[in-house]
Context: one part of a larger RNA
RNA sequence: GCCUACGAGUUACUCCUCACUGGCGAGGUUAAGCUGAAAUAGCGGAGCCGUAGCGAAAGCAAGUCCAAAUAGGGCGACUAGUCAGUGGGGGUAGACGCGAAACUUUGUGAUCUAUCCAUGGGCAGGUUGAAGGUUUGGUAACACAAACUGGAGGACCGAACCCGUUGACGUUGAAAAGUCUUGGGAUGACCUGUGGAUAGGGGUGAAAGGCCAAUCAAACUGAGAGAUAGCUCGUUCUCCCCGAAAUGUUUUUAGGAACAGCCUCGGAUUAUGAAGUCUGUUAGAGGUAGAGCUACUGAUUGGGCUAGGGGGCUUCACCGCCUACCAAACCCUGACAAACUCCGAAUGCUAUCAUAUAUCUCCGGGAGUGAGGCUGCGGGCGCUAAGGUCCGUGGCCGAGAGGGAAAUAACCCAGAAUAGCAGCUAAGGUCCCUAAUAAGUAGUUAAGUUGAUCAAACGAGGUAGGACUUCUAUAACAGCCAGGAUGUUUGCUUGGAAGCAGCAAUUCAUUUAAAGAGUGCGUAACAGCUCACUGGUCGAGAGGUCCUGCACGGAAAAUAAUCGGGCAUCAAACUACUAACCGAAGCUUUAUGAUUGCCACUUGGUGGUAUAUCGGUAGGGGAGCAUUGAAACUGCAUUGAAGGUGUACGGUGACGUAUGCUGGAGCGGCUUCAAAAGAAAAUGUAGGC
Repeated sequence: GCCUACGAGUUACUCCUCACUGGCGAGGUUAAGCUGAAAUAGCGGAGCCGUAGCGAAAGCAAGUCCAAAUAGGGCGACUAGUCAGUGGGGGUAGACGCGAAACUUUGUGAUCUAUCCAUGGGCAGGUUGAAGGUUUGGUAACACAAACUGGAGGACCGAACCCGUUGACGUUGAAAAGUCUUGGGAUGACCUGUGGAUAGGGGUGAAAGGCCAAUCAAACUGAGAGAUAGCUCGUUCUCCCCGAAAUGUUUUUAGGAACAGCCUCGGAUUAUGAAGUCUGUUAGAGGUAGAGCUACUGAUUGGGCUAGGGGGCUUCACCGCCUACCAAACCCUGACAAACUCCGAAUGCUAUCAUAUAUCUCCGGGAGUGAGGCUGCGGGCGCUAAGGUCCGUGGCCGAGAGGGAAAUAACCCAGAAUAGCAGCUAAGGUCCCUAAUAAGUAGUUAAGUUGAUCAAACGAGGUAGGACUUCUAUAACAGCCAGGAUGUUUGCUUGGAAGCAGCAAUUCAUUUAAAGAGUGCGUAACAGCUCACUGGUCGAGAGGUCCUGCACGGAAAAUAAUCGGGCAUCAAACUACUAACCGAAGCUUUAUGAUUGCCACUUGGUGGUAUAUCGGUAGGGGAGCAUUGAAACUGCAUUGAAGGUGUACGGUGACGUAUGCUGGAGCGGCUUCAAAAGAAAAUGUAGGC
C1' cells in the first nucleotide's frame, strides 16, 4: 500500500415540550398490590393532570392585587382536557465515536546508572632522579660545594585497562550509539569483582536539569476512569421539494455562546381580495452632490483707500512733511472649507390613488450561520500605495455547471429536470493549429508599431488631415552668373582700432538697379572671404504659426526567447461603416419524467391544463430500497438451497427478476413488528499478502 472482517446519534427515566394516531370527555387515568393456569383479563381511586383565579400573605373570588378611590393599571374570566402509542427536540446519565498533556491514590524498581559502605583484585616496559644518607672539600662551628648513594612525585614516554578528541564510514546500520583512523589518562580525586545502603516532589548529583532498567523539569504498574477536551479528525443506502449565513447587541468575549436577523415544516388571518413588491400620479420631511460666500464662521491673491505702528526729515518742544516698510476696517478683483451655508438637486424614504403580480404578517416544531471574499460605485485610514484596511450601496463567488478571456473562484455572456448525429442566437470570433469571410467600402501606420499584460516628462524637417497667414506670371522660393560702391581709416579711445576690442550718435549724406557708418569669418592694424540688398537666368508654387490622427526616440532584470503558437505589411495591424457566417447546458423544437396551482371525474386515485416550476453547500421537509431477527399466512429445494461468477431484462435510483457455469444443503414470498440495520476515508482496529 491493497484485500477481507469489525468500526460512530444508542439505551434508561413517575422528567419537560411539540406534532400525528387512537380511547374517553368536564372529566381523564390508575400505582403498588390482590385474584387468576394464562391473557392486551378482572379487581384495586391511594395518587396525578384538568375543571378558578388574584395576592408576599391573612384572605377574597369571576374576579383579585396596588390604592383614599366607584379613577387608572397588572394578572385573570367569557371552557377542553386527559390517558396510551409513535415520531421531532430538550433534560439527567460517558450520551455520536476515537484522541490528550495532566491530577489523585495503591504498589514495584539502584541486575542500567548516581553517590556511599564493607571486603577482594589489577596496573608490560622504559625515563627523570626530590628529601634524606655517605665520603671528600670547606667553616671557629654552622652554612655551603662536589662526587656517590638514595628512590620521591594527583612526575615523564608508552602496552594491558579506562575514556571518547579528530576525520571518514555507517544512517530500512553488523549495532535502537557501532567500526576504522587519530587522540586523552595510564601509582591515581586511578580502574575493577562481589555483597550491601539511599525511592518518586523522593533519591543521588566535582551541577549537565544529569542519572534513577533503551523511559525523567518529577520513573514504572494497577485503580478513580469511558477524567475533562468551547479543540482536531471521522460519522456507512437512494430519490424528490425548498434552501441559508459569514450581520446587530452582549459576553474573562473575540476560531465559543445567548437573543435578534436570514432558511425550512405545520397551522391561522386575508381570496367577498392587499397590510408585501413593481411602475406611475399627487402631497410631504430633509441639507448630501453641486454651487456660493459685499449671507455667517474661518482661511485667502493682487490693487486701491486709509486708522495704527516702524523708518527718514524738521524742531528747544509741539505741530508738520515724506515713505518701493508692516497693516485693521472699507472698496474693486481672484479664489477655498468633513466639523462654513444666502442657496440647493438626482436617487432614496413617508403617505395617497391607480396598474400589474402573488407575496407580506402572526403562532408553533426543527435548524444552520455569527472567520467571508472579489468586483463596480460613494467615502474614512494609508502614499487618491497594496491581492491593504474599515463602512455604505449593487453584482457575483461562497453554494453555480455551460460559452468567452491561451491556462485563470469573482471579469464578459448565461442560471444545467432527462434524452436527440434538429434549428436560432449571446459574449466572443471567422489565414493555419481551430468551428466560421485570406468578405466588401474609405482611410491610416512602416514602427513587426501592432496582432486581448503598463509607461511619462521631454526630444524630433517621420507621415496624414485641417485652420489661419505672408510672398508669388508686374516672376515668388531654392540653385547658378554678376554687382555689393563713394564722403570715410565717421567721431572718440588707443601703441594700433580702417564696417567687424570698446564708447558715442537726428547710424548722416552722395552715386545708384542695389549696397548697413555694416551679418559672420579673418588681420598686430590693413588686406582677404561672406551676408543683408540689387540685376540676370529659370518658370510654379514657396514660407510661417497653430490644432488633430497614427508612428519614432526616451525604454535596463535576473534559465532562451515569443502576439497562446505558426506567422501576418493596400494586412491576418489600426480607424469608421456594411453584409454574411460560426458560436453555450441560453431560446426554440421532438419525446419523456417529477413538483405545484387550477379544472373534471372521483373513497383513495386518474385524466386534462399552465407563457408555472424542477443549479445547489450548511440545513429543514417528504417518499422509498436493502440487511438481520420475530409473529401469522403461504411457498421452493440432491430433477440441486444458500453462496460464488457471467449474461439478459425491468426500475429515476437504492435495487429487483430470469437464466448459464460453479457449489453441495438449506432458503424464500406477502403483511406487521423489532433493530448490534448500510463504510472509502477516523496518521481507524485485527488478520492476510